RNA sequence: UCGUGCUAGGCGGGGAGCUAGCGGUGCCCUGUACCCGCGAUCCGCUUCAGCGGGGCUGAAUCCCCUCCCGAGGCCGGCCAUCGCGGACUCCUGUCGCGGCCGAAGGUGUUGACGGCCGGGUCCUGUGCAGCAGCGGGCUGCGAACCCCGUCAGAUCCGGAAGGAAGCAGCGGUAAGCGGGUCACCGCUGGGUGCCGCAGGGACGCCUGGCCCGAGCUGACGACCGCGGCGUGGCCGAGGUGACCUGGUCGACGGCGGGUGCACGA
Numbered sequence: 001u002c003g004u005g006c007u008a009g010g011c012g013g014g015g016a017g018c019u020a021g022c023g024g025u026g027c028c029c030u031g032u033a034c035c036c037g038c039g040a041u042c043c044g045c046u047u048c049a050g051c052g053g054g055g056c057u058g059a060a061u062c063c064c065c066u067c068c069c070g071a072g073g074c075c076g077g078c079c080a081u082c083g084c085g086g087a088c089u090c091c092u093g094u095c096g097c098g099g100c101c102g103a104a105g106g107u108g109u110u111g112a113c114g115g116c117c118g119g120g121u122c123c124u125g126u127g128c129a130g131c132a133g134c135g136g137g138c139u140g141c142g143a144a145c146c147c148c149g150u151c152a153g154a155u156c157c158g159g160a161a162g163g164a165a166g167c168a169g170c171g172g173u174a175a176g177c178g179g180g181u182c183a184c185c186g187c188u189g190g191g192u193g194c195c196g197c198a199g200g201g202a203c204g205c206c207u208g209g210c211c212c213g214a215g216c217u218g219a220c221g222a223c224c225g226c227g228g229c230g231u232g233g234c235c236g237a238g239g240u241g242a243c244c245u246g247g248u249c250g251a252c253g254g255c256g257g258g259u260g261c262a263c264g265a
Stems, first nucleotide, its partner, number of pairs: 001265006009057003012030004020046005034054005063258003067254002072249006079241004084236003089230001090233002093229007101221002105217003114211008122200006128193002131189006138179004147172004155164003
């Protein structure tokens, strides 16, 4: 140096999490790199750290190490954003009220604003009118007898003269049943009334007279004050994002270095 056969090793790795710690199953990132069994309220180990069984490869492009690159994950800082909670009136926003100033417009010497007097509207009582109902007055009908008057006939008393009771009929009337006028009178009632009187009330509105003598009112807006609402600023704990930044781990890959045994030639 070459050949043959073995062995160590390798046959994915990483992150977070869990764990005293290590690994696995599970989740995530890379990426494709054997198989079977066990394993999450877990399973197996013990710092050489999955356990058990089987298979392939095999000293190197394939194993090991340093360094570089860097997918990606995790933690933190800053900024931004989203929703939640809170505080406050301090700023901002918004609403309402009041004051003051301005003001489109309206109105005013046919007299504004203001002042005085009065009336109406409102309530109560009462009067009047009217409406409704009822009753009366007026009138019609209306009692076989138990209403009145007159009482034919008939009856009774009497010697006679003359008297008596009294049915029917007729007339009138009571109770009752109707009716026109309701022109009339009375009673009762009322969400009746361009009505009268009195008392009360009196916010507002309408209206009459007198005095005074020039403004009055005003949508809207500015400012000030007060009160509310709670927008944003403020505070708290979270979620998310980012070209950022700090830390940590770090796959794939790259450069370099390192690493057996046996036999034969």
Model confidence (mean pLDDT): 75 of 100.
This is a predicted structure of a 265-nucleotide RNA (Bacterial large signal recognition particle RNA) from a Chloroflexota bacterium.
Rfam family: Bacterial large signal recognition particle RNA. About the family: The signal recognition particle (SRP) is a universally conserved ribonucleoprotein involved in the co-translational targeting of proteins to membranes.
The source organism's lineage runs through Bacteria, Bacillati and Chloroflexota.